[in-house]
Context: one part of a larger RNA
Molecule: large-subunit ribosomal RNA, domain I
Organism: wastewater metagenome
This record gives sequence, C1' cells and structure tokens, in this order.
RNA sequence: GGCAUUUGGUGAAUGCCUUGGCAUGCACAGGCGAUGAAGGACGUGGCACGCUGCGAUAAGCUGUGGUGAGUUGUGAGCAAACUUUGACCCACAGAUUUCCGAAUGGGGAAACCCAAUCUCUCUGUCAAAUUUGAUCGCAGGUCUUCGGAUCUGCGAUGAAGUUUGGUGGUGAGAUUAUCCUAUGAUGAAUACAUAGUCAUAGAGAAGCAAACCCGGGGAACUGAAACAUCUCAGUACCUGGAGGAAAGGACAUCAACCGAGACUCCGUUAGUAGUGGCGAGCGAACGCGGACCAGGCCAGUGGCCAACAAUAAGUCAGCAGAACUGGAUGGAAAGCCAGGCCGUAGCGGGUGACAGCCCCGUAUGCGUCAGCGAAUUGUUGGUCCUUGAGUAAGGCGGGACACGUGAAAUCCUGUCUGAAUAUGGGGGGCCCACCCUCCAAGCCUAAGUACUCGUGCAUGACCGAUAGUGAACCAGUACCGUGAGGGAAAGGUGAAAAGCACCCCGAUUAGGGGAGUGAAACAGUACCUGAAACCGAAUGCCU
Repeated sequence: GGCAUUUGGUGAAUGCCUUGGCAUGCACAGGCGAUGAAGGACGUGGCACGCUGCGAUAAGCUGUGGUGAGUUGUGAGCAAACUUUGACCCACAGAUUUCCGAAUGGGGAAACCCAAUCUCUCUGUCAAAUUUGAUCGCAGGUCUUCGGAUCUGCGAUGAAGUUUGGUGGUGAGAUUAUCCUAUGAUGAAUACAUAGUCAUAGAGAAGCAAACCCGGGGAACUGAAACAUCUCAGUACCUGGAGGAAAGGACAUCAACCGAGACUCCGUUAGUAGUGGCGAGCGAACGCGGACCAGGCCAGUGGCCAACAAUAAGUCAGCAGAACUGGAUGGAAAGCCAGGCCGUAGCGGGUGACAGCCCCGUAUGCGUCAGCGAAUUGUUGGUCCUUGAGUAAGGCGGGACACGUGAAAUCCUGUCUGAAUAUGGGGGGCCCACCCUCCAAGCCUAAGUACUCGUGCAUGACCGAUAGUGAACCAGUACCGUGAGGGAAAGGUGAAAAGCACCCCGAUUAGGGGAGUGAAACAGUACCUGAAACCGAAUGCCU
C1' cells in the first nucleotide's frame, strides 16, 4: 500500500408523520369609500425585540345576550393582579380610533412643514357700569368731661369684587380643495341681458378591489413552408362604464303557400351550405332536441319602477345527547384473553401501542336580547310628451354580417341628397310582378347563462417537505438589482421536560467521563429513523 471482516466519524437519502397546500361539489356573499376606504407609518404591555391585537380611552372602554371556572395572546419566566357581586372567552350593538394615504386649508422628498377664520377655557391690560367696606374733606343733627364721640347727606382718593366691550398671550375644538346640482346676491365688454364672481346647502362625485360583462380605440410575432390581399384577431394591450351578474329582449323576425311565435344559454344541424391570392384558412342559418319561461308602459279607480317602514323561514353565540368492566404482558392498553352493554349515534379526531361504550364529538332534538334578512303588505315619490322625419331610402367612402365588392340582399354611418305616412310602409339574398308575412325611426323587463378576491360545509384511485402554493417554519421574507423586477433555503427530542442536581478532566459558558431522569440518552435542544459517496480505527491475509 492492497483485499476481506468488524467498528466508528461525516453526511443526509429512505421509511413513518402533518400543522400546509391542490382540486371539486353545494350553499352564501358579490363590494368598501369624504360618517375618510384599500394599504401603510408611528405608537401602545410592569419587565417587551418581533408577530398578533389595539389607537393617546391604545393586547383595550360600554351595553345586551351566551357560557360557567378559571384568567392576564404568541410566550414557556418573575412580579403584580382579576374572578360565582360571574372574570377570561364567544356573538351582536355602540364608544374611542394618532399621522399618511382619493387625501380634500396651502405646500411637500408619503406618514412632515406652514397657515387663516370662528367658538370656547385660562390669563394680562384698558375703558364703562355697578357693589362692598376703608381714609380724608365739607355741611347738618344728637350727646359732651369741650379734647371729642356718633348718625345722615355730598365730594375726593386709592383698594377689592361682578358684568360688558376693546386689545394682547396660552391651550382646545370646529371650519376652510375641486367639480356637479339647487338657491340667492353681485355683475363686464354692451342698453336689456349674458359670461364671470361671491355666498349658502347637498351621507352628490372622486379612490380601491380577483375574474366575469358592455362600449371606444387597437397591434405584431406567427401561418400562408418566401410575401403584399388574407391569417394570427377584433386576440394581446390601452381606455370609459356598470352589476351581482352584465348584455339581449316582446317581431317593420323567420318560414314557404304548411306554418312558427320575445330574449339568453346548451346539444345537434355541420366542418354541411358557403366564403377564400377558391391558397393558408374562415365558416353559418333554417329546422330539431333541451334549460328557463313573462310580459308591460307612453296622462290614470290602473300598470310599471324606485325609496322607506313592518316582517316569515333562515343566518349570526349556543344547549341536551346512549352504552364497560376484570385479568395477564408492557414504561404506558385502546392490542390479547374473559364476560357484558348502546345504537335514528360503528363519520371523524384525541387519549403513554390499534377505543362504538375514557374525552371531544356524531345521529337526533332544542334554542336567542339585539343585528341582518326574498316574497308579501303599507306609505311616499317618479313615469321620457302622446305611436316615434332630417327618419326610411338613395349617391360617394368605409365598417359589420360565416359572406375578402362580388349578381350582394340585410345592418351601422363620415359626407351629399331626401320620402310616404295605413287608400301607407318594411322584408322574403341583384332586380321586376304576383303572393306571403310583419309594422322601423320611443321606453322598461325576472329566470335559464358567465365568473370567484372571499365565507361556511363536505369530498378526493390529489401531494406529503427537491412533492404540494414561491411560501407547512415570522415568505413575497432574507438576499440581488439604479429601477421595472427577480426571489430562496429552512418541518419532526420525549408519553410527559422528567431538558442531565452533584462530582471529575479541561485555560474554557468548548468538549468529554461519571452520577441521575427516562421504556430508550447510539432519544441530550448540532435531538425519530439514519442508506451511500468520503475519512478513520481494530483484526486477519498478501506484498
């Protein structure tokens, strides 16, 4: 040095587990905001760094209801307290709610700076009015021991108090953005007026929020094996608006000589008819079968819509809830043995190993002050200007229709023209006739349909820590980037901390050896199991 066996270190795979995820179904909810949101900054605890909660009333205040023995979050420690006169906790309602943020008094480099006006508290000063008692002077009355005492009236001085007003200081509260609407005042060029300006009032608007919806704008890569019409696609994206759904909707519709009867959605018709550098591609409708069904209004005993009030089921805390013991093993019994019991409950979870009968629950039954809460009832208010003219239709230019201008009907309209009016008008895919069918140019309308930021319940031939969300753990964190943005790693002692008193080695609060706990310490906070690579040691053999 090699090989083999054994025994260690390192290392973290594997096994088992699950607090976390993923998906689906049903039900609910579908908004919050100037009464200041979403989201934050800063504070707030006896000791208090973070998270959570809360807001100078600051891990909280009040009321009502529930519950019933413990409680002061995470958080395990000490201290000090509360609590059957009902704490803590749960539900509902209320109070408080710093500063920033639409942020809205002005400004601003968010959480800061600087104001104005009004009201009020305290306070200084001045003026006026008024009250009280003091001193002095004058006049008069009474008494007098002639020194004076006392009473009344007037005047002056300074003091104290009250009220009102002015002017300073201090502190607190409120108001003060813009637009819109309404009312009032004022008021130019310019006579009446109008614009403008000012004031007052308004739970008016604004901003945020995952997708779904309807408008206004609107690409390119790509495909066509290149590329220009075309396609991708009215997609992505930008933008306006709304609702719990939105949109659409009560035939100037289809059909075919038979008839149907608003709209929306699904299946089919059908990759058909068509369209198309007839390339790539695009791609219906009638009809049929389903889901759901609903019709109303335009001047009045009415219908429809909205708001408000009342209000059922339900929702938002909860309550009751059957039935098991013994023995051996073991650290521990729920497993084993023996004998029982309940079941409208043998879903599930926990308990020192696997529990119908130990605990929480489950089946089932019951319950509420206040709040929320369709239909329904009641009250109040509104109801487009009376059947639809610069419309229909036509020319030119575009766009939408499955339909690329085509024989191109139909729909929309930038522009120019421009009817009839029920003895009328539109459509039936150029156009004409006959025939059939409907009545445009006014308005409203539930359900069936789409979606899920979110709440509750349930489920899974879904994952089980390199998986499942990026995130099971203080994660959109640490960290990276000027920034937009990118973006981790990291779970497991034990049934219970019983988390190793005490002794020894050691410079050591390192590490280790005893002792002790424990079923186990090769379970010792670098902790379940603990593979391999890699690094040692011992023994045997070979060189």